[in-house]
RNA sequence: GAGUCGGUCAGGCGGCCGCGGUACCCGGGCAUCGACCCGUGGGCCGAGGAACGUCCGGACUCCGCAGGACAGGAUGCUGGCUAACGGCCAGGCGUGGUGACACGUGGAAAGCGCAACAGAAAGCAGACCGCCGAUGGCUGCGUCCCUCGGGACACGGCACAGGUGAGGGUGAAACGGUGAGGUAAGAGCUCACCGGCACCGGUGGUGACAUCGGUGGCCAGGCAUGCCCCAUCCGGAGCAAGGCCAAGCAGGGGGAGGGCGGUCCGUCCGCAGACACCCCCAGGUAGGCCGCAACGAGGCGUUCAGGUAACUGGCGCCCCAGACAGAUGGUCGCCACCGCGGCAACGUCGGCAACGACGCCGCGGGACAGAAUCCGGCGUACCGACCGACUCCU
Numbered sequence: 001g002a003g004u005c006g007g008u009c010a011g012g013c014g015g016c017c018g019c020g021g022u023a024c025c026c027g028g029g030c031a032u033c034g035a036c037c038c039g040u041g042g043g044c045c046g047a048g049g050a051a052c053g054u055c056c057g058g059a060c061u062c063c064g065c066a067g068g069a070c071a072g073g074a075u076g077c078u079g080g081c082u083a084a085c086g087g088c089c090a091g092g093c094g095u096g097g098u099g100a101c102a103c104g105u106g107g108a109a110a111g112c113g114c115a116a117c118a119g120a121a122a123g124c125a126g127a128c129c130g131c132c133g134a135u136g137g138c139u140g141c142g143u144c145c146c147u148c149g150g151g152a153c154a155c156g157g158c159a160c161a162g163g164u165g166a167g168g169g170u171g172a173a174a175c176g177g178u179g180a181g182g183u184a185a186g187a188g189c190u191c192a193c194c195g196g197c198a199c200c201g202g203u204g205g206u207g208a209c210a211u212c213g214g215u216g217g218c219c220a221g222g223c224a225u226g227c228c229c230c231a232u233c234c235g236g237a238g239c240a241a242g243g244c245c246a247a248g249c250a251g252g253g254g255g256a257g258g259g260c261g262g263u264c265c266g267u268c269c270g271c272a273g274a275c276a277c278c279c280c281c282a283g284g285u286a287g288g289c290c291g292c293a294a295c296g297a298g299g300c301g302u303u304c305a306g307g308u309a310a311c312u313g314g315c316g317c318c319c320c321a322g323a324c325a326g327a328u329g330g331u332c333g334c335c336a337c338c339g340c341g342g343c344a345a346c347g348u349c350g351g352c353a354a355c356g357a358c359g360c361c362g363c364g365g366g367a368c369a370g371a372a373u374c375c376g377g378c379g380u381a382c383c384g385a386c387c388g389a390c391u392c393c394u
Base pairs, nucleotide, nucleotide: 001392002391003390004389005388006387007386008385009384011335012334013333014332015331016330017329019046020045021044022043024042025041026039027038028037029036030034048368052379053378055377056376057375058374059373060238061237062236063235072234073233074232075231076230077091078090079089080088081087092105093104094103095102096101106229107228111227112226113223114222128168129167130164131163132162135161136160137158138157139156140155142153143152144151145150176194177193178192179191180190181189195219196218197216198215199214200213201212202211203210204209242290243289244288245287248285252281253280254279255278262275263274264273296319298318299317300316301315302314304313305312306311337365338364339363340362341361342360347358348357349356350355
């Protein structure tokens, strides 16, 4: 100088005004003297690293007598951590990088399916060019035979049937590589060596896996974020969960039926009944309280212990927001930080000087975002400042 990985902070102090909470103090209130109510007072407390997204996991609550199975969903190399996880730690393998390091991760040799464009052909392959054309076909010349039609043999020609995946070309991908044999030409067709794979065995490792030996021409492409297979996990709904107290009005159940009276059973009289009035009870609603915020998977620290680590245990200290329209704000001053501009003045350093650096002066800037049952993660946003470890180059 260029990088890789990890971590910390998220301005500080003070004045004034203001907001929420409060089991403390103070003041006040009362048929009720209380773990009560009120207060404009005092004290104390009052957002975050992500409070966010609500993506995953749990606590807690209710439903389900809570068990099994199917369906469905999630996860996916191995081992560990954890309350749990799709998180974290450590490791294996592969790919990229000189490196610190980063990224990826079950099965395609169980089955089905899919693959644009280009290309002849895209999955038990395929013949466009090229090569060959041994064999079969057509044909020329020669020799021989003959029943004069033809036939046999040898050497050629054509490229018709056909063979060929070695070469060219297309593609993200074209069915191992090099050499030799072989062939008409070719080809794991055969052989040697190399590479891969499968199976068997040995060794090391908890394991993923590594490594060694043997056997087999077995050479086997991609997508599993298409279906699927295998393994593991998952009951559902969620704090508007859920629990408690409980008006007014209306309705429900019960009682009293004592006394006139009211309404109804067409009218009058009598009797009986029903309803309302009266009393009691229970459920629901409004509203209030709890859940809920101070005792926990709690926070911070630790040159204590175990472990490579995540993490766990011990010890010490601390108690740390909390509403239900939702508080945590505004302003001023000083200081610190960053950026830009200036040198009229002042100071220090370097220089003969011009000038430069620092100081100084002026102006500007400070993000992302805000709790709402709680906790553990992940992901995303963010002006900037700082720290540590490591790598490469000089």